Source information: Predicted 3D model of an 84-nucleotide RNA (c-di-GMP-I riboswitch aptamer) from Alkalibacter rhizosphaerae. Of the family's consensus pairs, 95% are formed in the model. The sequence is in RNAcentral, with records from Rfam. The organism belongs to Alkalibacter, within Bacteria. The coordinates come from a structure-prediction model, not an experiment, and the mean pLDDT is 89.

RNA sequence: CAGCGACAAUAGCAAACCAAUCGAAAGAUUGGGACGCAAAGCCAAGGGCCUACCCCCGAAAGGGAAAGGCAGCCGGUUGCCGAA
Repeated sequence: CAGCGACAAUAGCAAACCAAUCGAAAGAUUGGGACGCAAAGCCAAGGGCCUACCCCCGAAAGGGAAAGGCAGCCGGUUGCCGAA
């Protein structure tokens, strides 16, 4: 330096659920709470997934569509520790 990840050490994050707030929704923020996590840090202008107020098509039912979201799906990127 690259890889790897332990019943090691130190520090950290926080799913479901509940409450309040924001949002058309998906979802987000804060507080509580811990299922888990060696990147569960960051990136949504790579892929994928979710939603559809406005918009487009339609007689309607309905369909399409991200400029809205998800990083705890893959990916990219930076980084702590050091047993085998």